c-di-GMP-I riboswitch aptamer from a marine sediment metagenome, 79 nucleotides, folded computationally. Its Rfam family is "c-di-GMP-I riboswitch aptamer". From the family's description: GEMM was predicted in a large-scale screen for bacterial structured RNA regulatory elements. RNAcentral holds the sequence, with entries from MGnify.
RNA sequence: AACAGGCAAACCUAGUGAAAGCUAGGGACGCAAAGUUACGGACCUAACGGAGGGAUCCUAUGGUCGCCGGACUGCCGAA
Numbered sequence: 001a002a003c004a005g006g007c008a009a010a011c012c013u014a015g016u017g018a019a020a021g022c023u024a025g026g027g028a029c030g031c032a033a034a035g036u037u038a039c040g041g042a043c044c045u046a047a048c049g050g051a052g053g054g055a056u057c058c059u060a061u062g063g064u065c066g067c068c069g070g071a072c073u074g075c076c077g078a079a
Base pairs, nucleotide, nucleotide: 006031007030011026012025013024014023015022016021029066035072036071037070039069040068041067042064043063044062049058050057051056
């Protein structure tokens, strides 16, 4: 360099959850680690708990690895 193959954003449907979100099916915006890991930063949510007369605010033990960094692992690979 080429080939084989891989993943699947938004959106829709169903389930689940307090929410953020997640899971499954459909669907492709993209991805060479868009494989794994919440370890550092960042971001989302705020049930429980706390503050408040109240509106509301704070709080992760809940999330996002397709936000950045780190760690671990890995496919094809011709002349």